[in-house]
RNA sequence: GGAGUCGGCCAGACAGUCGCGGUGCCUUCGGGCAUCGAGGAAAGUCCGGGCUUCACAGGGUACGGUGCCAGGUAACGCCUGGGCGGCGCGAGCUGACGGAAAGUGCAACAGAAAGACACCGCCGAUGGCCUCGCAAGAGGAUCAGGCAAGGGUGAAAUGGUGCGGUAAGAGCGCACCGCGAGUUGGGCAACCAACCGGCACGGCAAACCCCACCGGAAGCAAGGCCAAAUAGGGAGACGAUGAGGCGGCCCGCCGAGUCUCCGGGUAGGCUGCUUGAGCGUAUCGGCGACGAUGCGCCUAGAGGAAUGACUGUCCACGACAGAACCCGGCUUAUCGGUCGGCUCCGCAC
Repeated sequence: GGAGUCGGCCAGACAGUCGCGGUGCCUUCGGGCAUCGAGGAAAGUCCGGGCUUCACAGGGUACGGUGCCAGGUAACGCCUGGGCGGCGCGAGCUGACGGAAAGUGCAACAGAAAGACACCGCCGAUGGCCUCGCAAGAGGAUCAGGCAAGGGUGAAAUGGUGCGGUAAGAGCGCACCGCGAGUUGGGCAACCAACCGGCACGGCAAACCCCACCGGAAGCAAGGCCAAAUAGGGAGACGAUGAGGCGGCCCGCCGAGUCUCCGGGUAGGCUGCUUGAGCGUAUCGGCGACGAUGCGCCUAGAGGAAUGACUGUCCACGACAGAACCCGGCUUAUCGGUCGGCUCCGCAC
C1' cells in the first nucleotide's frame, strides 16, 4: 500500500422567527412565562416476560413447544463460552447437532437383492461324473456345491485402500484409515487421547415413536373508580275519610298516585400511563454473556391523537422510517461517515 474479517459509535450542524403537545407557575380567562417533547430500528407482531381479569387441591394422561454440553437471565426459540461436523490459506463464519442395542413402519424408478440377496460372473479344493493310468495320480466338464473379488442397477448394496493368503474368495492374517455396547486417563459435561477388540448387521426420527425439560386462557378495546337524562326494578311512608295539581291564600274544578331511600347500568368523565428487570459513571468478581456495590440523572405520555414550517451560514448535501401499557430478544429496512481489534498478500528499510 492492497484485499479481507469481527466489533462499537454517529444518523446533517449552529443561530433566529412562527407554530403544535405534556407539565409547573401566573392570569385582566384572551393568554403569558419556564421546561421537556420519537428510533436504532418506534416496523414485522415471530418468540419470552412484567402487569390485569378469569380459571385452578395434588398427581397423571392428552395436545403443543424446545432439543450437543455448561453457563447467563425475570424468562426465552435469545446471548456467552466450549465440543463435534461443514466452509475458508487465515482472521473467522456456519449447523432442526438427543435416541436407529425398545417397538412399528418406509425406501418411487432401476435392480437378483433395499435385508440375509446372487442376474452376469469367479472357482471346481470336497462328493459324485467322463477320459487316461496297474496304482499313486493327471486331465476334462460343471451336477451338487463354494464365493461375493470384478461387472451391472441405484441416492444408498453388508467397513475402505494396499500387501499377504486361497481352488476361488473372504478381517482369513497384517499395516494405515474408519468403527466399537471394552479398559485406563483427562474434562462438571458435550467430548477427547492412549490402549484393547477383527468388527458387532447399513439409511430415514424434517415417519410414528422413545427420552429429558417447558407450557392454564385471554389481553390496556386488559382492568379499576365516579356517574347524568330517560325507561324499568326493590324497600319504606302517605293516599278516594282525597296525596297532588290549577302563579300566594279561600271557594270552586280536576284528580290516582306522590315522596324518600337503595341497587344494576347507558352517555360522559377519571384512572391504568410511564420511576423502570431504567440510564450514565467508577471500582470489584468473571475468559465472556453478565453480576455486585457506591455516586449521579429523570429522559414523550396523546385520546382525532403533538414533535412541524420558514430564513441565514456551513459541510461530506443528509437513508430507512415515526411512539399509543411496559420491558428483553429475533428478523427485516437503511444515504453515508467514523473508530478499534485481528488475518492474508505485496513493497521498502
The prediction has a mean pLDDT of 78.
Bacterial RNase P class A from a Lysobacteraceae bacterium, 349 nucleotides, folded computationally.
Rfam family: Bacterial RNase P class A. Its family is annotated with dimeric ribonuclease P complex, ribonuclease P activity and tRNA processing in the Gene Ontology.